[in-house]
Order: sequence, then structure tokens, then C1' cells
RNA sequence: GGAUGAAUAGCUCAAUGGCAGAGCAGCGGUUUGUUAAGCCGCCGGUUGAAAGUUCGAAUCUUUCUUCAUCCGCCA
Repeated sequence: GGAUGAAUAGCUCAAUGGCAGAGCAGCGGUUUGUUAAGCCGCCGGUUGAAAGUUCGAAUCUUUCUUCAUCCGCCA
């Protein structure tokens, strides 16, 4: 330098054009001889950035950023 893939809650991941969700973590309550586990509830989002298409975009298009893998070049 080229190709491919990825970026969504603190973490791991869903949602494949029509109300952005789950598990874990955190907080509160409950339960328990204690801890852990269990149960109930709450909190938590600029969907990497900027534009475009559309009545409507996490999703489609363009550019950029970062990361991963592979290939190439120089040494």
C1' cells in the first nucleotide's frame, strides 16, 4: 500500500428499513444462621464520525477514524 470483516449500555451480544433490547455488572428491596446463590425492581444509549437516499435508517449509499485477519512492497 491492497483485500475482507468489525465498531450498538461499563462488559458480551441481539435488533437485516417501521417504538433501540437481552444477559452479566452496578444500585435498591426481599430471602438466608453468615457468605454465596435465588427472587423482585431500578439505573444505564450522540448505534465510531460526517454527509446522502427515504414518509421513516443501527440497518441502504459515499467519505473518514480505529481495531482484527490475510496478501504485497522496502529493509
Transfer RNA from an uncultured Chitinophagaceae bacterium, 75 nucleotides, folded computationally.
The sequence was found in a public genome assembly.
Its Rfam family is "tRNA". By type it is a transfer RNA.
Model confidence (mean pLDDT): 81 of 100.